[in-house]
Source information: This is a predicted structure of a 262-nucleotide part of an RNA (large-subunit ribosomal RNA, domain VI) from Bariatricus sp. HCP28S3_A11. The prediction has a mean pLDDT of 89. NCBI's taxonomy places the organism under Bacteria, Bacillati, Clostridia, Lachnospirales, Bariatricus. The full RNA is in RNAcentral, with records from ENA. Rfam family: Bacterial large subunit ribosomal RNA.
Context: one part of a larger RNA
RNA sequence: CGUAGGAUAUUUGAGAGGAGCUGGCCUUAGUACGAGAGGACCGGGCUGGACCGACCGCUGGUGUAUCUGUUGUCUUGCCAAAGGCAUGGCAGAGUAGCCAAGUCGGGAAGGGAUAAACGCUGAAGGCAUCUAAGCGUGAAGCCCCCCUUAAGAUGAGAUAUCCCUACGAAAGUAGUAAGACCCCUUGAAGACGACGAGGUAGAUAGGGCAGAGGUGGAAGUGCAGUAAUGCAUGGAGCUGACUGUUACUAAUCGGUCGAGGG
Numbered sequence: 001c002g003u004a005g006g007a008u009a010u011u012u013g014a015g016a017g018g019a020g021c022u023g024g025c026c027u028u029a030g031u032a033c034g035a036g037a038g039g040a041c042c043g044g045g046c047u048g049g050a051c052c053g054a055c056c057g058c059u060g061g062u063g064u065a066u067c068u069g070u071u072g073u074c075u076u077g078c079c080a081a082a083g084g085c086a087u088g089g090c091a092g093a094g095u096a097g098c099c100a101a102g103u104c105g106g107g108a109a110g111g112g113a114u115a116a117a118c119g120c121u122g123a124a125g126g127c128a129u130c131u132a133a134g135c136g137u138g139a140a141g142c143c144c145c146c147c148u149u150a151a152g153a154u155g156a157g158a159u160a161u162c163c164c165u166a167c168g169a170a171a172g173u174a175g176u177a178a179g180a181c182c183c184c185u186u187g188a189a190g191a192c193g194a195c196g197a198g199g200u201a202g203a204u205a206g207g208g209c210a211g212a213g214g215u216g217g218a219a220g221u222g223c224a225g226u227a228a229u230g231c232a233u234g235g236a237g238c239u240g241a242c243u244g245u246u247a248c249u250a251a252u253c254g255g256u257c258g259a260g261g262g
Stems, first nucleotide, its partner, number of pairs: 001152001005163007015149004021049007033038001051106005059100004066093005071086006110144003117137004164261001165174003179257004183199005204250003207246005213239003220233005
């Protein structure tokens, strides 16, 4: 821009893409078959491998704004307590998120038309013949079925709901309506656009409060010990992303676009 008014939701599905793999065991049954040795079809059940998808309750990895220990050095006048730098200085743990080595799921079943093949009926050609007319069975393959996408499918589809003025002779013009955008707070969304949640009639983000989870026993003081240190106060103190709650802070005020149709 188009989809003969402008919108908001929900959809149909022409078309396109994906998937499509396979082992073992048990049973039927030591049956059919076979002198024996051996040993099934058909059918039923269970369990794997690789691949694919999703997820983070479990097991773990990471987790450079979480906690703790500790070396050297500098600083806060000194002690104590802290902070900076040294690969996050090094080391031990670790929430959320992300992830696999973790967990769950998938291939199936079913329908249709067929290939090779096997048939029925059956002439040409009194017989015979699956074929010439006609009719069947039949594959991990083909088309559906399953998953994703899809009306620029210009063949531009469907349904529901919302919005219906002026001026003008007309062409048209203007402010608007429904609705949307700019702008702002932002997100399990994201390179940027986009998409989603919100903008005071508000829980969108930050902060506060309470909790979860993590770390692992703060500082100060007291007691014991010559001291290093230990014990008590006290599952203490600190705590990023998680959960709930709360307008304290910031989403203020505003601006722009947008129909009048056959």